Notes
Predicted 3D model of a 431-nucleotide RNA (Bacterial RNase P class A) from Croceicoccus bisphenolivorans. Its Rfam family is "Bacterial RNase P class A". Rfam describes the family as follows. Ribonuclease P (RNase P) is a ubiquitous endoribonuclease, found in archaea, bacteria and eukarya as well as chloroplasts and mitochondria. Rfam classes the family as a ribozyme. The model forms 94% of the base pairs in the Rfam consensus. It was read from a public genome assembly, where an Rfam model found it. The coordinates come from a structure-prediction model, not an experiment, and the mean pLDDT is 77.
[in-house]
RNA sequence: CCGGGGGGCCGGGCAGCCGCGUCGGGCCUGGGUUCUCUCUGGCUCGCCGAGGAAAGUCCGGGCUCCACGAAACAAGGGUGGCGGGUAACGCCCGCCGGUCCAUCUUCGGAUGGGCAAGGGAAAGUGCCACAGAGAGUAUACCGCCGAUGGAGGGAAACCUCACAGGCAAGGGUGAAAGGGUGCGGCAAGAGCGCACCGCGCGACCGGCAACGGAAGCGGCAUGGCAAACCCCACCCGGAGCAAGGCCGAAUAGGGACGGCGCGCCCGGCCGCAAGGUGCAGGGCAGGGGUGUUUCGCCCCGUGACCGUCCGGGUUGGCUGCUUGAGCGCUGCGGCAACGCAGGGCCGAGAUGAAUGGCUGCCGUCACGGAUACGGUGCCGCAUGGCAUACCGUCUGUGUCACAGAACCCGGCUUACAGGCCCCCCGGUGCA
Numbered sequence: 001c002c003g004g005g006g007g008g009c010c011g012g013g014c015a016g017c018c019g020c021g022u023c024g025g026g027c028c029u030g031g032g033u034u035c036u037c038u039c040u041g042g043c044u045c046g047c048c049g050a051g052g053a054a055a056g057u058c059c060g061g062g063c064u065c066c067a068c069g070a071a072a073c074a075a076g077g078g079u080g081g082c083g084g085g086u087a088a089c090g091c092c093c094g095c096c097g098g099u100c101c102a103u104c105u106u107c108g109g110a111u112g113g114g115c116a117a118g119g120g121a122a123a124g125u126g127c128c129a130c131a132g133a134g135a136g137u138a139u140a141c142c143g144c145c146g147a148u149g150g151a152g153g154g155a156a157a158c159c160u161c162a163c164a165g166g167c168a169a170g171g172g173u174g175a176a177a178g179g180g181u182g183c184g185g186c187a188a189g190a191g192c193g194c195a196c197c198g199c200g201c202g203a204c205c206g207g208c209a210a211c212g213g214a215a216g217c218g219g220c221a222u223g224g225c226a227a228a229c230c231c232c233a234c235c236c237g238g239a240g241c242a243a244g245g246c247c248g249a250a251u252a253g254g255g256a257c258g259g260c261g262c263g264c265c266c267g268g269c270c271g272c273a274a275g276g277u278g279c280a281g282g283g284c285a286g287g288g289g290u291g292u293u294u295c296g297c298c299c300c301g302u303g304a305c306c307g308u309c310c311g312g313g314u315u316g317g318c319u320g321c322u323u324g325a326g327c328g329c330u331g332c333g334g335c336a337a338c339g340c341a342g343g344g345c346c347g348a349g350a351u352g353a354a355u356g357g358c359u360g361c362c363g364u365c366a367c368g369g370a371u372a373c374g375g376u377g378c379c380g381c382a383u384g385g386c387a388u389a390c391c392g393u394c395u396g397u398g399u400c401a402c403a404g405a406a407c408c409c410g411g412c413u414u415a416c417a418g419g420c421c422c423c424c425c426g427g428u429g430c431a
Base pairs, nucleotide, nucleotide: 001427002426003425004424005423006422007421008420009419010418012362013361014360015359016358017357018356020049021048023046024045025044026043027042028041030039031038032037051402055413056412058411059410060409061408062407063240064239065238066237068296069295070294071293072292073291076236077235078234079233080232081095082094083093084092085091096118098115099114100113101112102111103110104109119231120230124229125228126225127224128223141171142170143167144166145165148164149163150161151160152159153158179197180196181195182194183193184192199218200217201216204213205212206211244319245318246317247316254310255309256308257307258306259305260303263284264283265282266281267279268277269276270275286300287299288298289297326345327344329342330341331340332339333338363400365398366397367396368395369394370393373392374391375390376387377386378385379384
């Protein structure tokens, strides 16, 4: 310098004038006044004032409220190689296997990077259109053989036919046709046999593990799809700042219909007794509070509860609301994600929703013009000469990306003109 890839940062700057928002200080006005103070308004000074994605609302949490509690199960949902990180995750890091791209290669593979649907097809069900003979207990279209049996010829050897029968090696169809190549064997073939590869099982070795290597053995055989239903393993209460809390104000402590149930015993009271009586007593059973069950707790005796319908009030103020699993520096540990320790910093908190407008100069990028002044290239020992608009320089025109917090944080995904820096792989040149 060229090619291929990965990561990080910035994303207009400066100045002037006018104008905004929270908070803090000072002064003033009006009201309250417990005269320390407080409320409304004004002036002035000062610190601070959008993002890497603020977007999507796809995940995980903090926080708040609700569900009576515990356990088991069901329904529903999520994740899916191994190890680690984290508050947690469907996220991040490293590794393994697979696959893709680039380069190299002794053609075995190796190096760098990307990707993600990475458990199970022998638990079951289902699908593989069209084409094709046949698409998973599959199949004979074109074909091959015809040893044995059959037909014909022949004295016989043998020849012919391709009927019976045998084949799935060759060809065709297709995304895919029931392992591949070679040799033998056979009538012709076929893992039928053998060698190598492939596939399965694998003592032993390495590794925390996924997995890798591998003595040996085996059948020559169990197609693909689970981002199809499903099975397996692990995980999961619900709702959400429009959560919630306080103050103020107002109304109707609203109405109707239906369902279920309305039990027994003891005691109390009445009664001479039989018996009667729900009597804020107790117990049992029943019902409800839960998708089911068990246990506990609470409620009910006519209303606890369940279901449906009609109707009224409040849309005000304050708070929640920004000190955080925060940012950044240094050291140590770790391949890394990250963790530990020490020190420093405090960077919007609005509520119809603030940070804007104008001007000037500079800058990025694109296109055009000029120029041999400098760089660069060539020649020469050198002073220097020649060439060239590639870079710098001058100048004109245009342009300046994606895009605005609204409780907060960790991620993922998507959008982004342009510029700068770092790293990895391969090649080329120089020293």